[in-house]
Context: one part of a larger RNA
RNA sequence: GACGAAUGCUGGCGGCGUGCCUAAUGCAUGCAAGUCGAACGCAGCAAGCUUGCUUGGCUGCGUGGCGCACGGCUGAGGAACACGUGGGUACCAACCCCGGAGUGGGGGAUACCCCGUCGAAAGACGGGACAAUCCCGCAUACGAUCCGCAAGGAGGAAAGGCGCAAGCCGCUCUGGGACGGGCCUGCGGCCCAUCAGGUAGUUGGUGUGGUAAUGGCGCACCAAGCCGAUGACGGGUCCCUGGUCUGAGAGGACGACCAGGCAGACUGGGACUGAGACACGGCCCAGACUCCUACGGGAGGCAGCAGCAAGGAAUUUUCCUUAAUGGGCGCAAGCCUGAGGGAGCAACGCCGCGUGCAGGAUGACGGCUUUCGGGUUGUAAACUGCUUUUGGGGGGGACGAUACUGACGGUACCCCUCGAAUAAGCCCCGGCUAACUCCGUGCCAGCAGCCGCGGUAAGACGGAGGGGGCAAGCGUUGUCC
Numbered sequence: 001g002a003c004g005a006a007u008g009c010u011g012g013c014g015g016c017g018u019g020c021c022u023a024a025u026g027c028a029u030g031c032a033a034g035u036c037g038a039a040c041g042c043a044g045c046a047a048g049c050u051u052g053c054u055u056g057g058c059u060g061c062g063u064g065g066c067g068c069a070c071g072g073c074u075g076a077g078g079a080a081c082a083c084g085u086g087g088g089u090a091c092c093a094a095c096c097c098c099g100g101a102g103u104g105g106g107g108g109a110u111a112c113c114c115c116g117u118c119g120a121a122a123g124a125c126g127g128g129a130c131a132a133u134c135c136c137g138c139a140u141a142c143g144a145u146c147c148g149c150a151a152g153g154a155g156g157a158a159a160g161g162c163g164c165a166a167g168c169c170g171c172u173c174u175g176g177g178a179c180g181g182g183c184c185u186g187c188g189g190c191c192c193a194u195c196a197g198g199u200a201g202u203u204g205g206u207g208u209g210g211u212a213a214u215g216g217c218g219c220a221c222c223a224a225g226c227c228g229a230u231g232a233c234g235g236g237u238c239c240c241u242g243g244u245c246u247g248a249g250a251g252g253a254c255g256a257c258c259a260g261g262c263a264g265a266c267u268g269g270g271a272c273u274g275a276g277a278c279a280c281g282g283c284c285c286a287g288a289c290u291c292c293u294a295c296g297g298g299a300g301g302c303a304g305c306a307g308c309a310a311g312g313a314a315u316u317u318u319c320c321u322u323a324a325u326g327g328g329c330g331c332a333a334g335c336c337u338g339a340g341g342g343a344g345c346a347a348c349g350c351c352g353c354g355u356g357c358a359g360g361a362u363g364a365c366g367g368c369u370u371u372c373g374g375g376u377u378g379u380a381a382a383c384u385g386c387u388u389u390u391g392g393g394g395g396g397g398a399c400g401a402u403a404c405u406g407a408c409g410g411u412a413c414c415c416c417u418c419g420a421a422u423a424a425g426c427c428c429c430g431g432c433u434a435a436c437u438c439c440g441u442g443c444c445a446g447c448a449g450c451c452g453c454g455g456u457a458a459g460a461c462g463g464a465g466g467g468g469g470c471a472a473g474c475g476u477u478g479u480c481c
Base pairs, nucleotide, nucleotide: 001480002479003478005477006476007475008474009473012353013352014351015350016349017348018346019345020311025309026308027307029306030305031304034066035065036064039063040062041061042060043059044058045057047054048053049052073264074263075262083188084187085186086185087184088183089182091181092180096177097176098175099174100173101172102171103170104138106136107135108134113128114127115126116125117124118123145154146153147152160169161168162167190236191235192234197227198226199225202224203223204222205221206220207219208218209217239261240260241259242258243254244253245252246251266287267286268285269284270283289300290299291298292297317343319342320341321340325339326337327336328335329334356386357385358384359383366377367376368375369374391418392417393416394415395414396413400408425470426469427468428467429466430451431450432449436465437464438463439462440461446453447452
C1' cells in the first nucleotide's frame, strides 16, 4: 500500500459498488419453464336461435409441436489437450439466411373419454369408441445415398393450417452460408527425487465393430514394443484465463465481484428422448439420509431466489416489478421469465458533503499548573452580525418510453419557508515517530510492534490537564506485496 475481511470504541447524509472465504452440511414454506386453439379430439359454460344444430368466445383435460441442453448457482473433482495461445480436419449442426426440386394417393394406432377391476395412498390394470402437423405403406425422385470404369441400376420423402381472395405460416429432399460445437495437435503455466524406474490394450500392425467423425475407442489375430534425470511413474496441492494487489522495474502473491472456458447438480453407475444431454428444478438401478403409510408399499433432492438450522471471527429481505433489456412459445394479441431491472439491510469498501462563517480581550468563570509573580486552556466561550449545505414544513415534479405501457417513485430535481439549529469521535504523546507536565502506584498493578518500561519524585503503568495525528470514522487482528 491492498482486502469479499473480522473485531473494540464511535457514528449525520448521499452516490456507486460489494456482501457464506467455513459444512459440495441438512433443509420447513413459496416462487424460479413454459407456451401454441392459426396442428387435433373430448368435456363443461355462454351466445344465437331454425330445439338440435351453428357460430364465435371462455375454461379444463389429453394427443401433437417447439422450448425445457439457454439463462441462473457452485468450485467438489480434476495436474488433464482441463485452460491459454497458435494450427489442423476425419465431422455434426434444431431455429436463421440464400438457392434448387417437390408437397400425388391410401391405410393404421392411441391418450383424453366411457365401462369395469385392484390399492390406504402413490398409482396401476383390463375392455370399448374416436382425431390430427401422431404412426405406416404405395407412387414420384432434381439433387443426395449405395453398386458399377461407364452406360445403367437399386433402394429411399412429405402435412397440413389460416384467409372471401390475393396470399401467409408451414412440411419433404437437397446445395451453400452464418451462429455454435466435436475431435487432433505445437507451445505455455504448481510442489516433492526422503517418488527412479513405469507399462499387457501396454506400443505398433492387419481385419472388424462402433461413432456425426479420426483413433486401442472396443474386439480377434500378429509383432515386441512404448515412456523416462529435457524428471517417466508415484505422492501432495489446485478449477484455468482475461485480469487483481504490490513494486521504479524485474519480479512476487492472488484468481472475490465482472467477462471467457471447464467441471458438478444428495453419492456412485447407466442409458432413453433429442439437432444438441448421458440432462440442476427428466428417467432407471444401487447407496446414505429425510418424510408419509392402513406395514403391503410409496415420496424427496435449494451448489436457482428468498428463507431456516448447523458450522463459524463472519456475510442481507421468506420485498416490488415485468416499465426497460434479454430469453422461450405464439401469425398475432399475449402468456411465462427470483434472468434482468429496482427497492430493503450492513460505515463492508471507494468517493463526495456536513456538523457553521465573520467579528469578539483589561484575555471572564471553571479546569490544570506554578518559582505564587504568573502561565495555559484561549478568540476558545459568552456576546454581535451573517448564512442555511444537511434537516423540518409546504408546493411543483421528471428523464429512463418515438403510439399504448414506469416497478423504481411523488423518488431524483426545482421553488417557497423555519431555525445555528439535528450531527464528533477514535488512536497516540520514552526512541524508532509528530506530540509533556501533575497526581496515583511502588518489579505491585500494569504496558509492550522492536529496543525495553515499573523495586518512592515513572515524559513508557493508571487518571487528569495539555498536546499530536486522522476523522464518520479511528484503532487492533489476520493475509499478500
Model confidence (mean pLDDT): 88 of 100.
The part of an RNA shown here (small-subunit ribosomal RNA, 5' domain) has 481 nucleotides and comes from uncultured Chloroflexus sp.
Its Rfam family is "Bacterial small subunit ribosomal RNA".
RNAcentral holds the full RNA, with entries from ENA and SILVA.